Overview: Predicted 3D model of a 332-nucleotide part of an RNA (large-subunit ribosomal RNA, domain IV) from a Patescibacteria group bacterium. Its mean pLDDT, the model's own confidence on a scale to 100, is 82. Its Rfam family is "Bacterial large subunit ribosomal RNA".
Context: one part of a larger RNA
RNA sequence: CCCUCGUUUAGGAACUCUGCAAAUAAGCGGCUGUAACUUCGGGAUAAAGCCUCCCCAACCUCGUGUUGGGGCGCAGCUAAAGUAUUCCUAGCGACUGUUUACCAAAAACACAGGUCCCUGCUAAACCGUAAGGUGAUGUAUAGGGGCUGAUGCCUGGCCAGUGUCCGAACGUUAAGGGGAGAGGUUAUCCUUCGGGAAAAGCCUUGAUCUUAAGCGCGGAUGAACGCCGGCCGUAACUAUAACGGUCCUAAGGUAGCGAAAUUCCUUGUCGGGCGAGUUCCGACCUGCACGAAUGGCAUAACGACUGGGGGACUGUCUCAACGAGGGACUCG
Numbered sequence: 001c002c003c004u005c006g007u008u009u010a011g012g013a014a015c016u017c018u019g020c021a022a023a024u025a026a027g028c029g030g031c032u033g034u035a036a037c038u039u040c041g042g043g044a045u046a047a048a049g050c051c052u053c054c055c056c057a058a059c060c061u062c063g064u065g066u067u068g069g070g071g072c073g074c075a076g077c078u079a080a081a082g083u084a085u086u087c088c089u090a091g092c093g094a095c096u097g098u099u100u101a102c103c104a105a106a107a108a109c110a111c112a113g114g115u116c117c118c119u120g121c122u123a124a125a126c127c128g129u130a131a132g133g134u135g136a137u138g139u140a141u142a143g144g145g146g147c148u149g150a151u152g153c154c155u156g157g158c159c160a161g162u163g164u165c166c167g168a169a170c171g172u173u174a175a176g177g178g179g180a181g182a183g184g185u186u187a188u189c190c191u192u193c194g195g196g197a198a199a200a201g202c203c204u205u206g207a208u209c210u211u212a213a214g215c216g217c218g219g220a221u222g223a224a225c226g227c228c229g230g231c232c233g234u235a236a237c238u239a240u241a242a243c244g245g246u247c248c249u250a251a252g253g254u255a256g257c258g259a260a261a262u263u264c265c266u267u268g269u270c271g272g273g274c275g276a277g278u279u280c281c282g283a284c285c286u287g288c289a290c291g292a293a294u295g296g297c298a299u300a301a302c303g304a305c306u307g308g309g310g311g312a313c314u315g316u317c318u319c320a321a322c323g324a325g326g327g328a329c330u331c332g
Base pairs, nucleotide, nucleotide: 001327002326003325004324005323006322007321008320010318011317014316019313029051030050031049032048037042039150053071054070055069056068057067058066059065060063072076085311086310087309088308089307090306091305092303093302097109098108113148114147115146116145117144118143119142125134126133127132151298152297153296154295156228157227158226161225162224163221164220165219166218167217170216171215172214176210177209181205182204183203184202185201188197189196190195229247230246231245232244233243256290257287268284269283270282271281272280
C1' cells in the first nucleotide's frame, strides 16, 4: 500500500452524477394513537408515544389484570439465530407476474378489461408432398388473428391517396375456341422452253369474332395504413384580435394536456422552496416538432423503476487517526 472488518473529539451530506457506501431506527409481543387521499377494500405496523425481569402488598370486573412498594445485574421482548429507516412531492407503468443464462429487471413484455376482422363445422387458422394431425372429441357465451392495455371521464374532423369489403352495365385483358385470308410444296395446264398459272393433301402463318379473374369504373369503410393549412387587414392609449378578406385542401387538430420521458431558441417568464436552485414543484402558452385505442387526460393501491425535498443518522466529507485478520513486502 491492497482486501475484509472495528472504533473515533468537534461538525453532520460541507462528499458526490446521486446520501453511492456505511450508519441510524424498529422488531408480526402488549397498550395508546394514527393524516391527506380513496376504487371504501385500503392507505396502516401510517406517523407519534409508552410498557416488558424478580419479590411483596392491596384491590378487583379474577385477567397472570390494575395500582403501590421493594430487589439484583454490565445487560430483564432473560433475544442465540432471525426480524422495516421514516415522511412530503412529482413522472412512468394500474396491480401479482415476465425478460436480455454471462454488462440492461425497466417506463420494455405480459396481464384482466376494451375494440376490430375472420370462422356455420369436412369451420377459419396452422403443420405436412400426401395420408393425416392440431384447432376440438370444441360449435359463434366457441375458435383464430390484429390493435389497445385495470378503473374513471372520454375517444373529434377527413374516404382525396393506400388497403379491405360490396357491386356489376361499359372499357381493357391471357391461354383456349374459331379459321376469313396469306405463304410453301406440286398432280395438272400453258409456254416464246427462260418460265408462268395452279386443285386436293400436307406444312407454315393467321383477321373480325368468342372468352375469366384482375385493372379501369361505382359505392362503403378509421379502435383500417394514415392525414388533420397559409397570407393580409381590423376595436376610442397601446397591445391583442371575437370579426373580415383571400389562396389552397380530402379535411384543416375538437376535448383534454402543454418548456412535457415531447421545447430548438432555453438556465423561456412569473411564483414556491434555498443564504444562493441549468434540477424540482405550481402556473403561463410563443406546442422548433402534444393530442385522442401507433389511445387523450385523470387516478387510490402497488414498484430492488426515475426525479426533487425534509427528519433521523452517520468517517460520504472537513481530515484524518488507531486497531484486528488476510495479502503484498523482508528473511528462511